[in-house]
This is a predicted structure of a 61-nucleotide RNA (transfer RNA) from Gossypium trilobum. The RNAcentral record of the sequence draws on Rfam. Rfam family: tRNA. Rfam describes the family as follows. Transfer RNA (tRNA) molecules are approximately 80 nucleotides in length. Gene Ontology term of the family: triplet codon-amino acid adaptor activity. Rfam classes the family as a transfer RNA. Taxonomically the source falls in Gossypium (Eukaryota, Streptophytina, Embryophyta, rosids). Its mean pLDDT, the model's own confidence on a scale to 100, is 83.
RNA sequence: GUGGUGUAGUUGGUUAUCACGCUAGUCUCACACACUAGAGGUCCCCGGUUCGAACCCGGGC
Numbered sequence: 001g002u003g004g005u006g007u008a009g010u011u012g013g014u015u016a017u018c019a020c021g022c023u024a025g026u027c028u029c030a031c032a033c034a035c036u037a038g039a040g041g042u043c044c045c046c047g048g049u050u051c052g053a054a055c056c057c058g059g060g061c
Stems, first nucleotide, its partner, number of pairs: 001061001004020003013051001022038005044060005
């Protein structure tokens, strides 16, 4: 080492944050801007601990 990119989240707790980007709608002759809505992550891989792991432990890249 976490969505396409960047990033928040460690006394472990139920459905993982934000921005940009992307898609649709409103607006416009059209595009852009703006506003609204939406999609997108099994948190590098394997194993372990635990009722429960993005978070703790071991190994690997």